Two RNAs folded together computationally: RNase P RNA and transfer RNA, 426 nucleotides in total. It holds a member of the Rfam family "Bacterial RNase P class A".
RNA sequence: AGAGUUAGCCGAGCAGUCGCCGGUCCGCGAUGCGGGCGGGAGGAAAGUCCGGGCUCCGCAGGACAAGGUGCCAGGUAACGCCUGGGGGGCGUGAGCCUACGGCAAGUGCAGCAGAGAGUAGACCGCCAUAUUCGGUAACGUAUGUGGUAAGGGUGAAAGGGUGCGGUAAGAGCGCACCGCACACGCGGUAACGCGUUGUGGCAAGGUAAACCCCACCUGGAGCAAGGCCAAAUAGGAAUCCGUCGAUGUGGUCCGCAUUGGAUUCGGGUAGGCUGCUGGAGGGUAUUGGUGACGAUACUCCUAGAUGAAUGACUGUUGAUAACAGAACCCGGCUUAUAGGCUAACUCUCAGC
RNA sequence: CGGGGCGUGGCGCAGUCUGGUAGCGCACUUGACUGGGGGUCAAGUGGUCGCAGGUUCAAAUCCUGCCGUCCCGA
Numbered sequence: 001a002g003a004g005u006u007a008g009c010c011g012a013g014c015a016g017u018c019g020c021c022g023g024u025c026c027g028c029g030a031u032g033c034g035g036g037c038g039g040g041a042g043g044a045a046a047g048u049c050c051g052g053g054c055u056c057c058g059c060a061g062g063a064c065a066a067g068g069u070g071c072c073a074g075g076u077a078a079c080g081c082c083u084g085g086g087g088g089g090c091g092u093g094a095g096c097c098u099a100c101g102g103c104a105a106g107u108g109c110a111g112c113a114g115a116g117a118g119u120a121g122a123c124c125g126c127c128a129u130a131u132u133c134g135g136u137a138a139c140g141u142a143u144g145u146g147g148u149a150a151g152g153g154u155g156a157a158a159g160g161g162u163g164c165g166g167u168a169a170g171a172g173c174g175c176a177c178c179g180c181a182c183a184c185g186c187g188g189u190a191a192c193g194c195g196u197u198g199u200g201g202c203a204a205g206g207u208a209a210a211c212c213c214c215a216c217c218u219g220g221a222g223c224a225a226g227g228c229c230a231a232a233u234a235g236g237a238a239u240c241c242g243u244c245g246a247u248g249u250g251g252u253c254c255g256c257a258u259u260g261g262a263u264u265c266g267g268g269u270a271g272g273c274u275g276c277u278g279g280a281g282g283g284u285a286u287u288g289g290u291g292a293c294g295a296u297a298c299u300c301c302u303a304g305a306u307g308a309a310u311g312a313c314u315g316u317u318g319a320u321a322a323c324a325g326a327a328c329c330c331g332g333c334u335u336a337u338a339g340g341c342u343a344a345c346u347c348u349c350a351g352c
Numbered sequence: 353c354g355g356g357g358c359g360u361g362g363c364g365c366a367g368u369c370u371g372g373u374a375g376c377g378c379a380c381u382u383g384a385c386u387g388g389g390g391g392u393c394a395a396g397u398g399g400u401c402g403c404a405g406g407u408u409c410a411a412a413u414c415c416u417g418c419c420g421u422c423c424c425g426a
Base pairs, nucleotide, nucleotide: 001348002347003346004345005344006343007342008341009340010339012317013316014315015314016313017312018311020040021039023037024036025035026034027033028032042323046334047333049332050331051330052329053328054222055221056220057219061254062253063252064251066218067217068216069215070214071085072084073083074082075081086100087098088097089096090095101213102212106211107210108207109206123152124151125148126147127146128145129144130143131142133140134139160178161177162176163175164174165173179202180200181199182198183197184195185194186193187192226274227273228272229271236265237264238263239262240261241260245259246258247257248256281300282299283298284297285296286295287294288293353425354424355423356422357421358420359419362378363377364376365375372409380396381395382394383393384392385391402418403417404416405415406414
């Protein structure tokens, strides 16, 4: 200098004028008006994909079903999130990715090709042998029978690999090394790792983002939840079902609570307040921990609408500026995002 | 705010559950029949299966994340 990796931050600034939505204080001729002060979108407010708070329902109990998660340990209110570690994969490297329990419980699936696709398999080849033909013979040709998984061929996949011995030819048939499985020992909380250890000739090919098995988790609904004030639901008619029923928001049953219910006709209606933002909150310092995160002290207040506010204009700086806007709240994940800044680290080239 | 479905040639739809050849009707092209059109018959063209990634030997189909569109409830 170039190319990268990881972590974090900003994401138009300043001034003026006029507006919009809340808060608070003051004044007045007061259901209103005027004035002062102060506040007013995000890192994703988005998608609504997970988890929780809060609220209501039978108080959440039992059984079955259904769904989810899936290496180990920890963090957390909780999680499918995060941190650290292990195994595997990618990269020269810094580093990155990982749905990563079980197919030696059972069932299923594998088109085409191929002899054979899951208790293996004989198409070609190799070997032995019988018969026919040729040849004096060795041997060759054709057919049949048997052996053989070394070699060829098919396929995504053909039941350990290399070598030596062995054999009619072959074969873990035997042996050595490598791999594999199990046991044992050691290290580690564990996942797991290591071994001049032992045993076994090798059985248990793939697929569980196939059914399934194992372990763990899940009651349902959602702020239009729910609460308060207020009007109406009056008085009625008809039909049907019914206490072994019906209803009560559960997928079903048991258990539990309530005691009539459904449909049609006709009649009648009105909304307002609250929930609402001070919270698993932010900042600083010290401190425990590798880290996620936790503890202590001090300090700060930072939108709350309900047709729904946060805008417009001017000047100036400027790289001509992205993605995009709250609607009960919070922790995550995912997705979109012009441009800029900081720190640590890696590789290559060049110079000293 | 909550819930559900759909996306496959130009158009309307099968196939997805149970993975292996992408198919049907209309339309389009060419030819024959006809004096010509229509119609019929014969042959044919045309598909990144919405996008991206993963599982698998193999994905329209299974899984995950996005995009678009439609419907329902309060």